[in-house]
RNA sequence: AUGCCGAACAGGUAAAAUCAGCGAAAGCUGAUGGCGCAAAGUCAUGUGCCUAAAGCCGUUUUUCUGAAGUGGCUAAGGUUGCCAGACUGCCGAA
Repeated sequence: AUGCCGAACAGGUAAAAUCAGCGAAAGCUGAUGGCGCAAAGUCAUGUGCCUAAAGCCGUUUUUCUGAAGUGGCUAAGGUUGCCAGACUGCCGAA
């Protein structure tokens, strides 16, 4: 110095909930707040999961070439604190 590893030191971060805002929604941002986290740092690349505005198919009603309601499919939307992968990183006991 590097790899594995995770005692200590110095720190970091921030779940649920609440308030405000954005969004069709999932969810996100900020504040309060701490469940936790040795990568719970960054990246949507893979997997899974969540949502379904637009779109497609069906169906009900009807003022019937339309409109309203409803069911299903569907991500290009989301989740990095689902799990992997990639990149980067603090400290230094056994």
The prediction has a mean pLDDT of 87. c-di-GMP-I riboswitch aptamer from an Anaerolineae bacterium, 94 nucleotides, folded computationally. The organism belongs to Anaerolineae, within Bacteria. Of the family's consensus pairs, 95% are formed in the model. Its Rfam family is "c-di-GMP-I riboswitch aptamer". Rfam describes the family as follows. GEMM was predicted in a large-scale screen for bacterial structured RNA regulatory elements. It was read from a public genome assembly, where an Rfam model found it.